This is a predicted structure of a 509-nucleotide part of an RNA (small-subunit ribosomal RNA, 5' domain) from an uncultured bacterium. Rfam family: Bacterial small subunit ribosomal RNA. Rfam links the family to the GO terms ribosome and structural constituent of ribosome. Its mean pLDDT, the model's own confidence on a scale to 100, is 84. The RNAcentral record of the full RNA draws on ENA.
Context: one part of a larger RNA
RNA sequence: GAUGAACGCUAGCGGAACGCCUAACACAUGCAAGUCGAACGAAUUCUGCGUCGUACCAAUACGUAGUAGAAUUAGUGGCAAACGAGCGAGUAACGCGUACCUAACUUGCCCUCGAGAUGAGAAUAACUGUGGAGACACAGCUAAUCCUCGAUAUGCUCACGAUGGUGAAAUUCCGACGUGAGGAAAGAUUUAUCGCUCGGGGAGAGGGGUGCGUCCUAUCAGGUAGUUGGUUGAGGUAAUGGCUCACCAAGCCUAUGACGGGUAGCCGGUCUGAGAUGAUGUCCGGCCGCUAUGGGACUGAGAUACGGCCCAUACUCCUACGGGAGGCAGCAGUGGGGAAUCUUGCACAAUGGACGAAAGUCUGAUGCAGCGAUCCCGCGUGAAGGAUGAAACAUUACGGUGUGUAAGCUUCUUUUUUGGUGGAAGACUUAGUGACGGUACACCAAGAAUAAGAGACGGCUAACUACGUGCCAGCAGCCGCGGUAAUACGUAGGUCUCAAGCGUUAUCC
Repeated sequence: GAUGAACGCUAGCGGAACGCCUAACACAUGCAAGUCGAACGAAUUCUGCGUCGUACCAAUACGUAGUAGAAUUAGUGGCAAACGAGCGAGUAACGCGUACCUAACUUGCCCUCGAGAUGAGAAUAACUGUGGAGACACAGCUAAUCCUCGAUAUGCUCACGAUGGUGAAAUUCCGACGUGAGGAAAGAUUUAUCGCUCGGGGAGAGGGGUGCGUCCUAUCAGGUAGUUGGUUGAGGUAAUGGCUCACCAAGCCUAUGACGGGUAGCCGGUCUGAGAUGAUGUCCGGCCGCUAUGGGACUGAGAUACGGCCCAUACUCCUACGGGAGGCAGCAGUGGGGAAUCUUGCACAAUGGACGAAAGUCUGAUGCAGCGAUCCCGCGUGAAGGAUGAAACAUUACGGUGUGUAAGCUUCUUUUUUGGUGGAAGACUUAGUGACGGUACACCAAGAAUAAGAGACGGCUAACUACGUGCCAGCAGCCGCGGUAAUACGUAGGUCUCAAGCGUUAUCC
């Protein structure tokens, strides 16, 4: 000098930032991922028309088959849920950083270009019924942009043949060609659009590989059988590869530290320092890993998926004892641990995201507010005048000296404070729409009014006297003070340094 700090004493205000470093301990409660009726059947409610019936002379009222419109949504279907949010347990690794490679790759939504959308069929939720405490199970009916089968194929994929180019290298990439084989589609509505299928290019995103760099330990010296390699063969993947398998060979790493052990997420950065270094990785941003513990795949463009599924384990809860349910390292919040770390708040107004044609819905992301002197910055606690200088206190050589222009007193001011009046920007080439918030800010009024402490004073180190104590009580960062005149202990006066803080402790340079 610094800190995600804590503790002690003290405390007026504002702005901006930060706030479980410990138990990746366990979690009550609420919320954090939905959306689309312009994909689909169905149901409910309302309104209009209207058939029939009842009351009835009629008007009218009630019930009812049907039909048109509007609204709502449990289910099927689509997209999203792989983002956003949290945490740092694991990981010494191509994990991260940096520079390259992919002649070994993928890509939903978006942009752009080309081509196309033709027939047929089978189910299944919802619903109804039965059983069950329930979770749910069984039986029967039905729709679609759900599922299945066929047609078509400019191009696309595969096999074979022949051919030009790029390049260090081409059976493999790019281009033109012949023969054969293979595979698509879905509709909706307000009729103007939105969708659907196949293919080329792009954007952005991702997978894989390589060089170099990346802590301590030799009181860890040998390690390794899928281990190392193969023009072999096969499987698997979007893709290379012992990634996996069969066969063959016996290799491969290692004092330039293999293997083992310990510790640790990495970086942009941050702190310190003249610099080189050193230390560190909280907030914000990038990458990685993880989501009670261990394992597994499914769906999908993308996961081996925090608020999805299956199995096992530990724990908790419900039960009619047959069986079931759960996962806060999301936001708040609770218990526990600890020296120690906040509200079970408001709003989608803004920014951004998901869905939707849109209106819009959802969004503990985010924007705000609350709590905390935790840190940084700013402001204030009054200003000017005022005595050879009140009182009081301290001291004294008893003359005096100090606190001290300090106070009182006089004249002012109103930052702050309190009350009142007005009152935003943030909101969009238009109307409307503001959580924050009656906030910021402006104006008026009142009145010095509401606001100072902490540590130190032997040297280092700025600042000294008196009394008490008497190697006691005590102090102390180091040197060291204290045994009767202690500037070092305790108290008082005075002084010094910082100041809404001041000290102490811990850690780093």